[in-house]
A computed fold for a 1498-nucleotide RNA from a metagenome, annotated as small-subunit ribosomal RNA. It matches the Rfam family "Bacterial small subunit ribosomal RNA". RNAcentral holds the sequence, with entries from SILVA.
RNA sequence: AGAGUUUGAUCCUGGCUCAGAUUGAACGCUGGCGGCACGCUUAACACAUGCAAGUCGAACGAUUAGGGAUCAGCAAUGAUUUCUGAUAGUGGCGGACGGGUGAGGAAUACGUAGGAAUCUAGCUUAGCGCGGGGGAUAACCGAGGGAAACUUUGGCUAAUACCGCAUAAAGUCUGAGGACCAAAGCAGGGGAUCAGUAAUGACCCUGCACGCUGAGAUGAGCCUACGUCGGAUUAGCUAGUUGGUUGGGUAAAAGCUGACCAAGGCGAAGAUCCGUAGCUGGUCUGAGAGGAUGGCCAGCCACACUGGGACUGAGACACGGCCCAGACUCCUACGGGAGGCAGCAGUGGGGAAUAUUGGACAAUGGGGGAAACCCUGAUCCAGCGAUGCCGCGUGAGUGAAGAAGGCCUUCGGGCUGUAAAGCUCUUUAGUGGGGGAGGAGAAGUUGUUGUUUAAUAAAUGGCAAUGGAGACGUUACCCCAAGAAUAAGCACCGGCUAACUCUGUGCCAGCAGCCGCGGUAAUACAGAGGGUGCGAGCGUUAAUCGGAAUGACUGGGCGUAAAGGGUGCGUAGGUGGUGAUUUAAGUGGAUGGUGAAAGCCCUGGGCUUAACCUGGGAAAUGCCAUCCAAACUGGAGUACUAGAGUAGGUAAGAGGGGAGUGGAAUUUCCGGUGUAGCGGUGAAAUGCGUAGAGAUCGGAAAGAACACCGGUGGCGAAGGCGGCUCCCUGGUACCAUACUGACACUGAGGCACGAAGGCGUGGGGAUCAAACAGGAUUAGAUACCCUGGUAGUCCACGCAGUAAACGAUGAGAACUAGAUGAGGGUGGAGUUAAAUCUAUCCGUAUCGAAGCUAACGCGAUAAGUUCUCCGCCUGGGGAGUACGACCGCAAGGUUAAAACUCAAAGGAAUUGACGGGGGCCCGCACAAGCGGUGGAGUAUGUGGUUUAAUUCGACGCAACGCGAAAAACCUUACCUGGUCUUGACAUCCUCGGGAUCUUGCAGAGAUGCGAGAGUGCCUUCGGGAACCGAGAGACAGGUGCUGCAUGGCUGUCGUCAGCUCGUGUCGUGAGAUGUUGGGUUAAGUCCCGCAACGAGCGCAACCCCUAUCUUUAGUUGCCAUCAAGUUAAGUUGGGCACUUUAAAGAGACUGCCAGUGAUAAGCUGGAGGAAGGUGGGGAUGACGUCAAGUCCUCAUGGCCUUUAUGACCAGGGCUACACACGUACUACAAUGGGUGUUACAGAGGGAAGCGAAGCCGCGAGGUGGAGCAAAUCUCAGAAAAGCGCUCUUAGUCCGGAUUGGAGUCUGCAACUCGACUCCAUGAAGUUGGAAUCGCUAGUAAUCGCGGAUCAGCAUGUCGCGGUGAAUACGUUCCCGGGCCUUGUACACACCGCCCGUCACACCAUGGGAGUGGGUUGUACCAGAAGUUAUUAGUUUAACCGCAAGGGGAACGGUAACCACGGUAUGAUUCAUGACUGGGGUGAAGUUGUAACAAGGUA
Repeated sequence: AGAGUUUGAUCCUGGCUCAGAUUGAACGCUGGCGGCACGCUUAACACAUGCAAGUCGAACGAUUAGGGAUCAGCAAUGAUUUCUGAUAGUGGCGGACGGGUGAGGAAUACGUAGGAAUCUAGCUUAGCGCGGGGGAUAACCGAGGGAAACUUUGGCUAAUACCGCAUAAAGUCUGAGGACCAAAGCAGGGGAUCAGUAAUGACCCUGCACGCUGAGAUGAGCCUACGUCGGAUUAGCUAGUUGGUUGGGUAAAAGCUGACCAAGGCGAAGAUCCGUAGCUGGUCUGAGAGGAUGGCCAGCCACACUGGGACUGAGACACGGCCCAGACUCCUACGGGAGGCAGCAGUGGGGAAUAUUGGACAAUGGGGGAAACCCUGAUCCAGCGAUGCCGCGUGAGUGAAGAAGGCCUUCGGGCUGUAAAGCUCUUUAGUGGGGGAGGAGAAGUUGUUGUUUAAUAAAUGGCAAUGGAGACGUUACCCCAAGAAUAAGCACCGGCUAACUCUGUGCCAGCAGCCGCGGUAAUACAGAGGGUGCGAGCGUUAAUCGGAAUGACUGGGCGUAAAGGGUGCGUAGGUGGUGAUUUAAGUGGAUGGUGAAAGCCCUGGGCUUAACCUGGGAAAUGCCAUCCAAACUGGAGUACUAGAGUAGGUAAGAGGGGAGUGGAAUUUCCGGUGUAGCGGUGAAAUGCGUAGAGAUCGGAAAGAACACCGGUGGCGAAGGCGGCUCCCUGGUACCAUACUGACACUGAGGCACGAAGGCGUGGGGAUCAAACAGGAUUAGAUACCCUGGUAGUCCACGCAGUAAACGAUGAGAACUAGAUGAGGGUGGAGUUAAAUCUAUCCGUAUCGAAGCUAACGCGAUAAGUUCUCCGCCUGGGGAGUACGACCGCAAGGUUAAAACUCAAAGGAAUUGACGGGGGCCCGCACAAGCGGUGGAGUAUGUGGUUUAAUUCGACGCAACGCGAAAAACCUUACCUGGUCUUGACAUCCUCGGGAUCUUGCAGAGAUGCGAGAGUGCCUUCGGGAACCGAGAGACAGGUGCUGCAUGGCUGUCGUCAGCUCGUGUCGUGAGAUGUUGGGUUAAGUCCCGCAACGAGCGCAACCCCUAUCUUUAGUUGCCAUCAAGUUAAGUUGGGCACUUUAAAGAGACUGCCAGUGAUAAGCUGGAGGAAGGUGGGGAUGACGUCAAGUCCUCAUGGCCUUUAUGACCAGGGCUACACACGUACUACAAUGGGUGUUACAGAGGGAAGCGAAGCCGCGAGGUGGAGCAAAUCUCAGAAAAGCGCUCUUAGUCCGGAUUGGAGUCUGCAACUCGACUCCAUGAAGUUGGAAUCGCUAGUAAUCGCGGAUCAGCAUGUCGCGGUGAAUACGUUCCCGGGCCUUGUACACACCGCCCGUCACACCAUGGGAGUGGGUUGUACCAGAAGUUAUUAGUUUAACCGCAAGGGGAACGGUAACCACGGUAUGAUUCAUGACUGGGGUGAAGUUGUAACAAGGUA
């Protein structure tokens, strides 16, 4: 510090996800030790049991245990006294601390900083005092009640309990004279004096306690300012409310409270209401700013079963106190009682989840006490838990036979791996044994010495000695012993993200944080081997921050991605020109206080280290106070004129409102003329018209809109505004001076305006025209088209308040190159006037520099550079929806969510592809022609069907006379049956044998059983190479599967003209440029231009055949001339001239001429030439596309099979046959058939071959065997054609299928199932519907000939020549293709994408008659305990009074306040609800085709 994910790719926007750190965690697997921490986050749910607050006998009476002493008694025993204990009660102090929890509470809280009107037990300090009396009452004794808890009554008694009196420095009150208010003793000791018989007391001293008062410290109460969560779909709240006066009240200020008076107080800087929440120091994260959080520790607050209340007290409205009410639990004799773990343990429950009913007061601290001491679940320790942090260990060295095993393998090997074993060592931790700190300082006792004192006492301090308290604890730590001995797992390995292979599985099982893996070769599932990471842990889940600049203060945006309000006016608010003066709020500086400790940070120290603990420092960005400064902002007053405004003049304009008025057109009506149609459309029809339309002429009426001018012209804030005239009226620009003197800008709420459509009332209604009707179109057509047509469109007055209300661009101000138009004004030059030129201001439009932008683009009218203010955005869908509220007559508008769901949605640009987009061009693509197919019969292939099998493959073009250039057996892969199992075929091993040939029997054959003949080849003599048989195992074999695992080969677009690269340049980039443009070509062919310049694969050429000529060479070819010769014949001599053969050359290049074109490339025409613009034909097939075809040519990975899916044999099948399709052949006839006769080819084949002549047969053929391994022989007679004859339009002398008979040939074999011949038979068919194919010249058409395959079999196929046409105006249309351009929501690329209803399943949600809870408001009823007030009642020790009585008190009554409870009626929220609404998601459902291309109606 970033990464993955939208796309074919790119840039951007934008969300989702990941890597990090962290936790009071939980879960899974695993688990050796120690240290330090931490441990109910849920039910503030309910609690059994034990413990958690007591203590003081030196406050008091009493009871009691033990010991001693004395007395009495014979003794038992009793009495008195003393010492040491115990303790129910009275009394004192403490139970307000310590400990727990976080329910409530959004402010009576907390944090920070201040303040004044207060109290404070114990403690410290200072002053003063502590005198003298009184009456009771617990305990106890007695009598009652009660189950109990407890309680009533009579009697006795003490105090540091209670009450007067005295005193009153100080204090309080005050009218300043005065008035009023206290107390308690206990312990220890003591010489003199006094009292007393004595004990002892008075008295004195000391200590503690007590009373009053001041000060301090500590603690607490109160007040103020600032800070402190979310919601406005909570906007108004408040009657003790705000203030005053006067009473009351408190420790204290105060409406804290009563009465009266006034009518205030709070609130958009968010009152009130609702929801949520203990606050802080801090903690986690982060670079920081921030965000999240508040467990442990520390400060504060609140609470103690729920609600209310007071009492006591220094302090409470009190966790382990009281009273009342309520719920719950327990006891009960049913009458009545008891209780409160959110103390420590523990139990149940809840929950994913959180510990022992432990030890000790040894330490620290707390309460009581004079002290000893007691109490202390505070605390210190231990136990449990890997919950976290930190440390240690599970061994170290050596060790290659690189062991075995496992895994992989290209079979060679590689990895695990120095890893193990083995050898040599060590002993931390653990185990056994032994030793052994520190935490302890005490207190107390004794001695001594100070202070104090009258004192040697007591108290207190120092010193010395003594003394003895440890839960932890079998402590830490040290030593000894033995022994590698007792100790490693978890997750991951497709990318992000470090780490790869095999096997299994086969869209199954499963994985997954995101993208995504899995459909037979899965590095993604599962297992294994190996590896990577961390390590006593490792992963997962949950949660927080980070990354996220994804709420942007630091630090974002709003033309098109989400986002500028429809427009203006204007309130609050925010912001604000120039000069000087002043102030000091902001601001800056200095100083002081505070910011608790702990924590974080820095730096020392202590535990072996670390975690941890500890000393010091820094920091604590904050708040407060004082002083200083005065630049800037603010305040105050003052001055100015550049902003703004006012006055004057001029000007333009569809600016607005009202009234009037004009012509053209449309429609309707009336009349005339006039006759058969009009109208409408792609074509029609509905409609109108012989009752006279349409057309035309004249007249009339009505309403609406204003042609031309007219213009990216004008005006207006926007919406918007268009004939002409008048009236009223708003704004603007320019020019020049004068005046005011910042009066300004923006603008939340608010107010006003606001197209079309819509609503209300009343008019109006010509045109047009939703709805509606009809006609068409269509599969349908509730549409597009047509004919009609009502609201509406128009006016008046109201409402409504929205638009793609758009420049998709808020308003204002300043600054920053220009160029060109057109509108308004004012100057200058010029002119008679113009024209024209020029300067400037305002408004408007196009281009463009810098700059900006993701790009497109914007560019002085900014989307540039800045400032001010407002509005708005934060992934897509759900949704601008629901609910609520406000507005509206309604329609509806404004405001405006959530659940749920997806990993995208989106912007701009790029390359393709596509378009029922455009332009240019080509092709037998159409057109123009010729001939076919589709109809018939047959052949052949395919589908289908059939079958035991009808083997398999090929399926639009680009499968279908295709693989197959030959299925009777074989082929053959299929079926039935019969056989074989190391095999029909290959290699290796062992044994035997020659190999091989002839032959018998059985069998359908394979095969089986026999017989006979037969000693091979090479040799260095060792043997070797073939061959046959038997045997064992490695292995063979497979036309079995996968062409979607592959190689190779092939088809196709397409012989189309394209496809790319290097360097450079442009662009953020994908990419572009080049390759586009202007011409031209068959061609990316060439020329020119050009940020391109070059190059490659294609095109063309080079190659072959063919057309002309030359040279060379003549046999098997040829024969002109010469000669010979035959019935005839190059037959012979001879020759190589010609033809020809086959080698080498020539030739054609737009080379020449003319025209045209840019003078180029080229094109058109011509000459010459055998051939002319590629002469004709062939071979040649760019980058790529179609997962095209082929595993059955071959090769090959993987899978499957192995007495079978292999191999052999016989027979059958591939030849089936209702039917459908493709491709062919033959025909339908006279351009013909038949018959006779006469010509003319080319290219090929031939030895298990071609086979001549001759003879036989009607013929197929037979016989024959010459010749020929071929320019020699042979297949081999070419046929159409020509010349005759015949047939005369007929199902024929056409046509030949089918069938019968007879044959020939091949072959082991023609039955299934061959070809051919002859005789006989003589189907269909008379030119073929829709549709469709080929062909542009030696072509189509037509005619025959040959080859391959092959024993035989050709209508197929590959070749060959003969005869030999027609037509092309042209590119509108169909098909295919190329280039440029345009649109795109397509990229699997239009056979694309994609929308809505319906049906089904699931999910969340709205409405809903209602129903059930929670919270809360208002009104009323009611009123426990308690407090206060009051009081006719009852009772009454202290004080007063001689007494009566008084004073006071208690109980009781009453009143006020008030908790629980109740009634009524609202509000709000949650749950639920028959039914219902839409929404979302789902497998390949249904229906249409709305959108994306002009998406077929933009």